[in-house]
Parts: sequence; C1' cells; structure tokens
RNA sequence: GCGCCUGUAGUUCAACGGAUAGAACAAGAGCCUUCUAAGCUCUGGACUGAGGUUCGAUUCCUCACGGGCGCA
Repeated sequence: GCGCCUGUAGUUCAACGGAUAGAACAAGAGCCUUCUAAGCUCUGGACUGAGGUUCGAUUCCUCACGGGCGCA
C1' cells in the first nucleotide's frame, strides 16, 4: 500500500428498519451481619465520527477514524 472482518455501558453480549437501546458481570447506595463474604433491594452508566437513503437508522450505503486477520 491492497483486500477481508469488526466497532453498543468499565467488561462480555443482545436489539425484522419502528416500544423509553436491554441482560449478565463489574461499580455506587441501602437492607442483613459483631465485621467481611454471600444473599436481597435500588441507582448511575453506552450506539466511534460525519454525510446519504428512508416517514423512521444501533441496524442499510459512502467516507474518515480505531481494532483484528491476510497478502505485498
């Protein structure tokens, strides 16, 4: 340099083009406990960026950026 795959919460993953973008773990608070752990309840937290298509885009298309793999 070229090609392919990929990008959603702190992490791992969901979400026919249409519902307030959900779950688990993690984090914080409370309950319980002498304390801790475990258990129970609650809370905060995300669509990589810019355009395009569409009535409507996390989803489809293009470019950029990041990551991975292959070729050179």
The prediction has a mean pLDDT of 81.
This is a predicted structure of a 72-nucleotide RNA (transfer RNA) from a bacterium.
Rfam family: tRNA. Gene Ontology term of the family: triplet codon-amino acid adaptor activity.